């Protein structure tokens, strides 16, 4: 350098389904109340501009996004996932993008913390089990880390 292996292996994506939700919102009414609002953004605010209704409720109509399941397809085996720093998208925060750096071999389960509408799912983590790999041992084992391991 090339080609491979770990297996409920990792990530992305179309379609579809559940859920979100009879929610937000809209229309027609009622009650209460008295200046509570709207635009502005990827979202929440500020500046600025416009400019007044806010809350609750009955009836009718009635979404969407993020996230998730399944089939298929695509790219792969630091696959990928997190923490931190500065930078860009903005005036600020969140969020997004790539760069640098640090941690994690992989999967699962209980617990704890966080995100979320959610008991789905995701992220982090103690502990435990299983598992791949190398080293040391060999009576059931012990230890290391993917910048690793195997082959050429």
């Nucleotide at each position: 350098a090339u080609a491979g292996a770990g297996g409920u292996g990792c990530g992305g994506u179309u379609a579809u389904c559940a859920g979100g939700a009879g929610u937000a919102g809209c229309g027609c009414g009622g009650a209460u109340g008295c200046a509570a609002g709207g635009c502005g953004u990827c979202g929440c605010a500020a500046a600025g501009c416009c400019g007044u209704u806010g809350u609750c409720u009955g009836c009718g109509c009635g979404a969407a996004a993020g996230g998730g399941g399944u089939c298929g397809c695509c790219g792969c085996c630091g696959a990928a996932g997190g923490g931190g720093a500065a930078g860009g998208g903005u005036u600020g925060c969140g969020c997004c993008c790539g760069u640098c750096u640090c941690c994690u071999g992989g999967u699962c389960a209980c617990g704890c913390g966080g995100a979320c509408a959610a008991c789905a799912u995701c992220c982090g983590u103690u502990u435990g089990a299983c598992u791949g790999u190398c080293g040391c041992g060999u009576u059931u084992g012990c230890g290391g880390a993917g910048a690793g391991c195997u082959a050429u």
The RNA shown here (Lysine riboswitch aptamer) has 152 nucleotides and comes from a bovine gut metagenome.
Its Rfam family is "Lysine riboswitch aptamer". About the family: Riboswitches are metabolite binding domains within certain messenger RNAs that serve as precision sensors for their corresponding targets.
The RNAcentral record of the sequence draws on MGnify.
Of the family's consensus pairs, 98% are formed in the model.